[in-house]
RNA sequence: GGAGUGGCCCGGAUGGUCGCGGCAGGCGUUUUUCGACCUGUCGAGGAAAGUCCGGGCUGCACUGGGCAAGGAUGCCGGAUAACGUCCGGCGGGGGCGACCCCGGGAAAGUGCCACAGAGAGCAGACCGCCGGGCAUGGCCCGGUAAGGGUGAAAGGGUGCGGUAAGAGCGCACCGCCCCGCGCGGCAACGGGCGGGGGCACGGUAAACCCCAUCCGCAGCAAGGCCAAAUAGGGAAGCAUCCGGCGUGGCCCGCGUCGCUUCCGGGUAGGCUGCUAGAAUGCGCCAGCAAUGGCGCAUCCAGAGGAAUGACCAUCAUCCGUCAUUUGGACGGAUACAGAACCCGGCUUACAGGGCCGCUCCGCUU
Numbered sequence: 001g002g003a004g005u006g007g008c009c010c011g012g013a014u015g016g017u018c019g020c021g022g023c024a025g026g027c028g029u030u031u032u033u034c035g036a037c038c039u040g041u042c043g044a045g046g047a048a049a050g051u052c053c054g055g056g057c058u059g060c061a062c063u064g065g066g067c068a069a070g071g072a073u074g075c076c077g078g079a080u081a082a083c084g085u086c087c088g089g090c091g092g093g094g095g096c097g098a099c100c101c102c103g104g105g106a107a108a109g110u111g112c113c114a115c116a117g118a119g120a121g122c123a124g125a126c127c128g129c130c131g132g133g134c135a136u137g138g139c140c141c142g143g144u145a146a147g148g149g150u151g152a153a154a155g156g157g158u159g160c161g162g163u164a165a166g167a168g169c170g171c172a173c174c175g176c177c178c179c180g181c182g183c184g185g186c187a188a189c190g191g192g193c194g195g196g197g198g199c200a201c202g203g204u205a206a207a208c209c210c211c212a213u214c215c216g217c218a219g220c221a222a223g224g225c226c227a228a229a230u231a232g233g234g235a236a237g238c239a240u241c242c243g244g245c246g247u248g249g250c251c252c253g254c255g256u257c258g259c260u261u262c263c264g265g266g267u268a269g270g271c272u273g274c275u276a277g278a279a280u281g282c283g284c285c286a287g288c289a290a291u292g293g294c295g296c297a298u299c300c301a302g303a304g305g306a307a308u309g310a311c312c313a314u315c316a317u318c319c320g321u322c323a324u325u326u327g328g329a330c331g332g333a334u335a336c337a338g339a340a341c342c343c344g345g346c347u348u349a350c351a352g353g354g355c356c357g358c359u360c361c362g363c364u365u
Base pairs, nucleotide, nucleotide: 001361002360003359004358005357006356007355008354009353010352012315013314014313015312016311017310018309020043021042022041023040024039025038026037027035028034045336049347050346052345053344054343055342056341057219058218059217060216070215071214072213073212074211075089076088077087078086079085090103091102092101093100094099104210105209109208110207111204112203113202126148127147128144129143130142131141132140133139134138156174157173158172159171160170161169175199176197177196178195179194180193181192183190184189223272224271225270226269233263234262235261236260237259238258243257244256245255246254247253279298280297281296282295283294284293285292286291316334317333318332319331320330321329322328
């Protein structure tokens, strides 16, 4: 200098003018309240997003245990409020490497394995090889998985023997499987010794399934409180004088319509839940780490379908054009996105920039 790999951070700055939302105080108003007024103060994010996991909180259900169904997870150990997250390790795969990806069971059973290929699962004869027959540039029968071809995948590898040709058919070495013993490790697992086996067991579980573990349901439109107008419900008291309606042919009688007060349910509306928290920053300590503990400091949106904005100036960063000895001039760009109860994760989007560790290659000394 080039190429790469892992992690962390920022994501415009300052000033001015105008404006928006919350809160506090003032002012106006007799108070409550209201106010388009004044002052002060606070006012989006690293993802506020997707709503994919986990928890807090709230209500309902069950208040014991088991089974079944359904769902999720899945090497081992740890972290945590919890997790499908994170950290450390183990095994397998990829990469020269830094590093990255994957993770129960396929020797319980069932299913599936496209295309190509002769054959896709207790194998298989298309070409080739070998033997035999026909009697000849070939055809038929049989043997053969060594060689070729197809495929993601074709039932260990190398060599010697063996054979008509071949083949774990036999043998040696390597690999593999099973069993036992002891060693290291909490464990996953690693490595060692001994014995047995010619080799069985292709892949797929984000196919059914098996095993183990975990899981009640709903969500702030949860839930709690206050509570009109109108209509209707209940209770008590008053009036039952007149009148209407019902019963009845009519009268009497009875029922009902009435008035006042109180109660409860519910709607509109209002208040609450609502933001001081598994909080943030710094430091120290424990730990390889995730993380935890302690100390100090800080308060950092809580509005209602929703405020957090616009413009100007200077600067910053990047890009393009022009000019170029240097200084520069002009133009453009500054993303993704927008809190709605809160928190921990994951995933996805993102102009541009900065920092740190490490690897490989080249050059120079």